[in-house]
This record gives sequence, structure tokens and C1' cells, in this order.
RNA sequence: UCUUAUCUAGAGCAGGCUGAGGGACUGGCCCGAUGAAGCCCGGCAGCCGACCAGCCGACGCACUGUCAGCAGUGCGCGGCCGGCACGGUGCUAAUUCCUGCAGGAGUAUUCCUGAGAGAUAAGA
Repeated sequence: UCUUAUCUAGAGCAGGCUGAGGGACUGGCCCGAUGAAGCCCGGCAGCCGACCAGCCGACGCACUGUCAGCAGUGCGCGGCCGGCACGGUGCUAAUUCCUGCAGGAGUAUUCCUGAGAGAUAAGA
């Protein structure tokens, strides 16, 4: 850089160090010395992997039964759902805080839909 998926859920108001900035960018609007960003610790659970439980199977193997069509059981494999937080990564104010482009509804502050941009994961 490209592709695919997801982005209105969740997670520290008394944790420690430190000390002024931060919310990508634009314009807003916010957060911040009752302590920003960062680091450590704690936490969350999205994606990938591992593990556990359940369900399903025009799949494979084995065994048992057979009125030879098949049926049952076990293991493996695959799928789905749930759990866990062990490994990788991520996240831990506000919908991705709103917005920027296009379309639609409404008299209107406004609302809705899609795109773009951005973020994260997996793959290339």
C1' cells in the first nucleotide's frame, strides 16, 4: 500500500511514577492541576490462535446390530453457539464526541441513509 470484516456494547472517580496537554485532520464542541499525554500496574473482550462445554453434519475411520436398504455408538474433521483471558494484537470520557461529500424528510433548530476519511484485526 491492497483486500475483507467490524466500529451506539464493555473496561481505574480515591492504584503508582511523572507533570501539560489531549480528543487523527477541518470547523465545532468538549476533557484537563479535584491532575492531560506517556510509562507501570489493574481491567475489558473485538479479531486471530489455544483450551473447555453444548448442538448440528448428503464428511472420514473403527466397532456393534442388521429384514442388507440401513441403524446405533465412539473417535476424528468441519460448522454454529456459549465460555475462558492462556498466547498474539487491540481497547479502557462523550456513537469513530459531532462534522466535512452526496441523497432524502421537515416551515424550522433538526433528523435519516449512503459514501469518504479514520481506527482495529486477519490475510496479501
Predicted 3D model of a 124-nucleotide RNA (SAM riboswitch aptamer (S box leader)) from uncultured Brevibacillus sp. The coordinates come from a structure-prediction model, not an experiment, and the mean pLDDT is 81.